[in-house]
Context: one part of a larger RNA
RNA sequence: CGUAGGAUAUUUGAGAGGAGCUAUCCUUAGUACGAGAGGACCGGGAUGGACGCACCACUGGUGUACCAGUUGUCUUGCCAAAGGCACAGCUGGGUAGCUAUGUGCGGAACGGAUAAGUGCUGAAGGCAUCUAAGCACGAAGCCAACCUCAAGAUAAGAUAUCCCAUUCGAAAGAAGUAAGACCCCAUUAAGAGUAAGUGGUAGAUAGGCAAGAAGUGUAAGUGCAGUAAUGUAUUAAGCUAACUUGUACUAAUAGGUCGAGGA
Numbered sequence: 001c002g003u004a005g006g007a008u009a010u011u012u013g014a015g016a017g018g019a020g021c022u023a024u025c026c027u028u029a030g031u032a033c034g035a036g037a038g039g040a041c042c043g044g045g046a047u048g049g050a051c052g053c054a055c056c057a058c059u060g061g062u063g064u065a066c067c068a069g070u071u072g073u074c075u076u077g078c079c080a081a082a083g084g085c086a087c088a089g090c091u092g093g094g095u096a097g098c099u100a101u102g103u104g105c106g107g108a109a110c111g112g113a114u115a116a117g118u119g120c121u122g123a124a125g126g127c128a129u130c131u132a133a134g135c136a137c138g139a140a141g142c143c144a145a146c147c148u149c150a151a152g153a154u155a156a157g158a159u160a161u162c163c164c165a166u167u168c169g170a171a172a173g174a175a176g177u178a179a180g181a182c183c184c185c186a187u188u189a190a191g192a193g194u195a196a197g198u199g200g201u202a203g204a205u206a207g208g209c210a211a212g213a214a215g216u217g218u219a220a221g222u223g224c225a226g227u228a229a230u231g232u233a234u235u236a237a238g239c240u241a242a243c244u245u246g247u248a249c250u251a252a253u254a255g256g257u258c259g260a261g262g263a
Base pairs, nucleotide, nucleotide: 001152005163006162007161008160009159010158011157015149016148017147018146021049022048023047024046025045026044027043033038051106052105053104054103055102059100060099061098062097066093067092068091069090070089071086072085073084074083075082076081111143112142117137118136119135120134164262166175167174168173180258181257182256183255184200185199186198187197188196205251206250207249208247209246210245211244212243214240215239216238221234222233223232224231225230
């Protein structure tokens, strides 16, 4: 820009893409078959491998500063307690998120038309013949079926709901509006940016705060014991990021723009 008014939701599916794998074991059955050795079709069930999609409850990883320990040195006048630097100084753990080696699920089944092939009926050609007319089967393949996208499918589809018929103008057209949308702002399990989603005081959108979860592992100060290092009580303490719930304390204020009149 188009989809002959303007919108908001929900959709149909022309078409396109993806997937399509396979092994072992049990049973049928030591049956059919076979002198024996051996050993099935058909059918039923179980467990795997590789691959794919999704997810983070579990098992783990990461987690650049959440907790603790600790070395050297400097600083806060000193002690104590802290802070800076040394690869995040080093070491032990670890929330959210993201993850695989972790977890869940998938390949199917049922159909249609067929290939090679197997047939029925059957002439030409009194027989025979799956073929010439006619009819029936037959594959991991084809078309559907399963999953995803999809009306720019210009053949531009459908359904529901909302907004209405203003003003100026001879007309062309323009203006202010409606439903609605955007700018702007707070932001996100969304993201390079844009986009998408949530929200904007009639409000839980982000931050803060409160409580909790979870992590670390018993803070500082003081008392007691010990010459002291240290231990112990207060104390399962103190501290704590992204998590959960709540709470308008802070910031989403205020405002602006666009947007039909139906060939």
Model confidence (mean pLDDT): 90 of 100. The part of an RNA shown here (large-subunit ribosomal RNA, domain VI) has 263 nucleotides and comes from Peptoanaerobacter stomatis. The RNAcentral record of the full RNA draws on ENA and SILVA. It matches the Rfam family "Bacterial large subunit ribosomal RNA".